[in-house]
RNA sequence: AAGUUAUCAAGAAAGGUGGAGGGAAUAGACCCUUUGAAACCUUAGCAACCCUUGGUGUAUCCUGAUGCUUGUCAGGACCCGAGAAGGUGCUACGUUCUAUCCUGUUAAAAACGGGGAAAGAUGACAC
Numbered sequence: 001a002a003g004u005u006a007u008c009a010a011g012a013a014a015g016g017u018g019g020a021g022g023g024a025a026u027a028g029a030c031c032c033u034u035u036g037a038a039a040c041c042u043u044a045g046c047a048a049c050c051c052u053u054g055g056u057g058u059a060u061c062c063u064g065a066u067g068c069u070u071g072u073c074a075g076g077a078c079c080c081g082a083g084a085a086g087g088u089g090c091u092a093c094g095u096u097c098u099a100u101c102c103u104g105u106u107a108a109a110a111a112c113g114g115g116g117a118a119a120g121a122u123g124a125c126a127c
Base pairs, nucleotide, nucleotide: 003125004124005123006122007121008120013043014042015041016040017039021032022031023030026099027098028097029096044091045090046089049087050086051083052082053081054080055079057078060077061076062075063074064073065072066071095119100116101115102114103113104112105111
């Protein structure tokens, strides 16, 4: 670096070093930035993916036990809560917005919307 899957309109910043860029890439737009960008460090915080835990949630699915005719029980997936020690992540703007496809309002256009795709980010799993 490539794969599978879930999420992406919420949330959460101060200090130090640094010294000119930054908001992923291309184009356009709009922004942030010498009242100090990126990057790194420290501390703080947010969130709840992994994690811990409760459930008289139970339609469906999976596994096991029992039973032998289609049930019973247990566990898990899943669903609804709670927690925050640890592993990640994150802490301007919706992934800042648009781009490709379908579509609504309009006679049409402009303008403003809705739903996908692609790309990207993050987690978990797998390799």